[in-house]
Context: one part of a larger RNA
RNA sequence: GACGAACGCUGGCGGCGCGCUUCAUACAUGCAAGUCGAGCGAGAACCGGGCCUUCGGGCCCGGGGAAAGCGGCGAACGGGUGAGUAACACGUGGGUAAUCUGCCCUCGGUUCUGGGAUAGCCCGGGGAAACCCGGAUUAAUACCGGAUAGCCUCUCGAGCUCUCGGGCUCGUGAGAAAAGGUAGCUUCGGCCUCCGACCGAGGAUGAGCCUGCGGCGGAUUAGCUUGUUGGUGGGGUAAUGGCCUACCAAGGCGACGAUCUGUAGCUGGUCUGAGAGGAUGGUCAGCCACACUGGGACUGAGACACGGCCCAGACUCCUACGGGAGGCAGCAGUAGGGAAUCUUGCGCAAUGGGCGAAAGCCUGACGCAGCGACGCCGCGUGCGGGAAGAAGGCCUUCCGGUUGUAAACCGCUUUCAGGAAGGACGAAGCCACUCGGGUGAAUAGCCCAGAGGGUGACGGUAACUCCAGAAGAAGCCCCGGCUAACUACGUGCCAGCAGCCGCGGUAAUACCUAGGGGGCAAGCGUUGUCC
Numbered sequence: 001g002a003c004g005a006a007c008g009c010u011g012g013c014g015g016c017g018c019g020c021u022u023c024a025u026a027c028a029u030g031c032a033a034g035u036c037g038a039g040c041g042a043g044a045a046c047c048g049g050g051c052c053u054u055c056g057g058g059c060c061c062g063g064g065g066a067a068a069g070c071g072g073c074g075a076a077c078g079g080g081u082g083a084g085u086a087a088c089a090c091g092u093g094g095g096u097a098a099u100c101u102g103c104c105c106u107c108g109g110u111u112c113u114g115g116g117a118u119a120g121c122c123c124g125g126g127g128a129a130a131c132c133c134g135g136a137u138u139a140a141u142a143c144c145g146g147a148u149a150g151c152c153u154c155u156c157g158a159g160c161u162c163u164c165g166g167g168c169u170c171g172u173g174a175g176a177a178a179a180g181g182u183a184g185c186u187u188c189g190g191c192c193u194c195c196g197a198c199c200g201a202g203g204a205u206g207a208g209c210c211u212g213c214g215g216c217g218g219a220u221u222a223g224c225u226u227g228u229u230g231g232u233g234g235g236g237u238a239a240u241g242g243c244c245u246a247c248c249a250a251g252g253c254g255a256c257g258a259u260c261u262g263u264a265g266c267u268g269g270u271c272u273g274a275g276a277g278g279a280u281g282g283u284c285a286g287c288c289a290c291a292c293u294g295g296g297a298c299u300g301a302g303a304c305a306c307g308g309c310c311c312a313g314a315c316u317c318c319u320a321c322g323g324g325a326g327g328c329a330g331c332a333g334u335a336g337g338g339a340a341u342c343u344u345g346c347g348c349a350a351u352g353g354g355c356g357a358a359a360g361c362c363u364g365a366c367g368c369a370g371c372g373a374c375g376c377c378g379c380g381u382g383c384g385g386g387a388a389g390a391a392g393g394c395c396u397u398c399c400g401g402u403u404g405u406a407a408a409c410c411g412c413u414u415u416c417a418g419g420a421a422g423g424a425c426g427a428a429g430c431c432a433c434u435c436g437g438g439u440g441a442a443u444a445g446c447c448c449a450g451a452g453g454g455u456g457a458c459g460g461u462a463a464c465u466c467c468a469g470a471a472g473a474a475g476c477c478c479c480g481g482c483u484a485a486c487u488a489c490g491u492g493c494c495a496g497c498a499g500c501c502g503c504g505g506u507a508a509u510a511c512c513u514a515g516g517g518g519g520c521a522a523g524c525g526u527u528g529u530c531c
Stems, first nucleotide, its partner, number of pairs: 001530003005527005012379006018372002020337001025335003029332003034073003039070002046063007080290003090214007099207002104203008112146004122135005152175003156171006180195002184191002216262003223253003228250008265287004269280004292313005315326004343369001345368003351365001352363004382412004392403004416472001418467003426458001429455003433452003436448004475520005480501003486515003490511001496503002
C1' cells in the first nucleotide's frame, strides 16, 4: 500500500459497487421452462333455443372454450458451484485432403399417389397409493408403403489435376424425398397470399479431433510400461487414432526428471513494485469440470443431460407392509459448521431468451427495491463578529499560566435530514383499437406508426420549488525512542503496558486516571493475509 475480511469502540445523509472465503453438509415451503388451436381429434363449466319429465332432472342443436391428450419447437440456452483435474484442462499459434452443424441467410429444384394404427374420450378390471391391464372407437404437419431423382450417397471403370480419404469431367449399376395449414376470390375445376415440408449447393454461427510452445512443490519418489510401443486385417465413430478386437513384431518413456506423491480449476485480469519480479485468480468476462455418490445408455442437430430415464449405494419421507416417492453447487429461506457473509420482497416497464403468423404467454435470466459503514467516492454536523481574556476544570514558583474566540452574547445562512405542492427521463420502443394512407373490383384481407388512444416494477422515487429553525448530526487511536504530540495525581518489579528496543522495585512524559496536546475522521484502532 492492498483486502469478498473479522473483532472492539463509535455512527448523520447520499451515489456506485460488494456480501457463506468454513460443511461439493442436510434440507421444510413457494417459485426458477415452457409455448403453439394458423398441425390434430375430442370437448367441462357457462350462455341461448327446442323436446321430454316421475318436477329430481334428462336429451338434442348452436355458441363457448377450461383441464387433459396426440403432434411440433424449446427444454444441451440462460442460472449455480469449484468437488475433481498437473491434463491438449487452460492460454497462445497452427492443422483438419480426418469432421459434424437444428434454428438463420443466399441460390436451384420438388411438394405426386396410397395405407394401417394409436393416445385421448367411452366401457370393464387390478392396486392403499404411485400407477397399471383389457375391450371398443378416432384424427393429424404422428407412423409406414409406392412413384419420380436434376442434384446427392455407395460400388466399379476412364481422363485431367492435386497437399493421405481433395477438386473437375464422363460412363455403369444400386439406393434415398416430402405435409400440409391459413385468409381472400371462385364459373366449385381452381387461382392466389402468407407460413411451412422435402432434395441439393454455398454461407454464417457453433462444435469435435490433432498439434508446436507456455505456466508447480517434492529425488528423504529412479526406474516406469503388456493394449504397453509399432504393424496388418476387422469393428466402431460425424471423424483420425490401441478407441476396441484378432494376429505379428518387441518395442515405448526417463536426470532436458519418466513413474510416484503433495497441492491446485485455467485465463483476461487483480494487488504490490521505479521496473524486473513476487503474490493472487472473490465480483465482471472467456474456457473447462461437476449436479446426492458410482455406473450406463436413450432421445436428439446438439447431452451421456442440475430442476430427463435406467441400475447400484448411502440418506430422508409415505405405506393398507404388497410396494412407492425424493435430490436447492437455481432464487429466496431453514438447521448445522464458523471470527464471519443478506429478503421465504416487487415487476416482466426496459434489455435478453423460448414458443407463436400475430396478439400474447413463460422467464428468481434480468430490471429494481430491502438488509449490512463491507468498500470506494461525495456532503453535512454551521458562518461572521465577540476579551470583563467570564465561570468551571487543570497546572502553579501562588504572581500567574492554560483550556480560549472556545463559550455566553450579537448578526447571518439553511446544504443534508424533517414537512408541503405539483412531478419525471428511462417509451425515439411496442400495440392495427379509432381515424388516415397504400394495394386491390372490394366496404374483405394485407401493408404503413402520419394523427388519436393504450402501455412504468422502480415510484409519488429523482430533480425542481416552498416552509421552519442553528435547529436533528463526532468519534476513535495515540503522546519514552523509532514517531507528530507533556504535565499532575494514584500505584510501587504490584497492578499493569509492549510492534521492536524495553517501562514498573516511592518524585514513572512508557502502568491507571485527569487536564492539555498530536493524528485521522463517519469513522478510528486491532487482528489475519499478500507485496
Source information
This is a predicted structure of a 531-nucleotide part of an RNA (small-subunit ribosomal RNA, 5' domain) from an uncultured bacterium. Its mean pLDDT, the model's own confidence on a scale to 100, is 82.